[in-house]
RNA sequence: CGUUACAUAGAGCCGAAUCGCGGGUCCACCUGGACCGGCGAGCGGGGGACCCAAUUGGUCUGACAGGACCGGGGGCGAAUCGUCGCGCCAGCGACGUAGCGCGGCCGCGCAAAGCGGUCUUGCGAGCCCGUCAGCUCACCUCGUAGGCCUUGAGACAGGAGCA
Repeated sequence: CGUUACAUAGAGCCGAAUCGCGGGUCCACCUGGACCGGCGAGCGGGGGACCCAAUUGGUCUGACAGGACCGGGGGCGAAUCGUCGCGCCAGCGACGUAGCGCGGCCGCGCAAAGCGGUCUUGCGAGCCCGUCAGCUCACCUCGUAGGCCUUGAGACAGGAGCA
């Protein structure tokens, strides 16, 4: 590189992150393309009354009341917590774990919706607010990303071998 056979896929997954409608600038001049900035619907998050809930932890001192000192708290998300080890600390690693996801099987179900159980397997992160926020009607406000995977095409780089 070719041939043959088999299998898998040709569709999907995590997540709120989807859909519709205009506007401006530039390019092109047939349909069109790129960028910027909006509106609406849907979905998702935060703040926010009455009522309810709550009014905290540790150490020292004191008969009690109290006094002194040291700890903040909260949000998105499944992503918490424990043991051991390495670290001055922050933290890092290993093994587990609350919890979460895909797939298979079983049961309920009219159901391809949904619920429960079970097995394999993967995840069990990260970020934000800034001393401040419990719940919460009205009301106010924010987001609508990113990543993976199957298949196909193209470009580039590198390596090996031979001469």
Record summary
A computed fold for a 163-nucleotide RNA from Conexibacter sp. CPCC 205762, annotated as c-di-AMP riboswitch aptamer (ydaO/yuaA leader). NCBI's taxonomy places the organism under Bacteria, Thermoleophilia, Solirubrobacterales, Conexibacteraceae, Conexibacter. The sequence was found by an Rfam model in a public genome assembly. Model confidence (mean pLDDT): 76 of 100.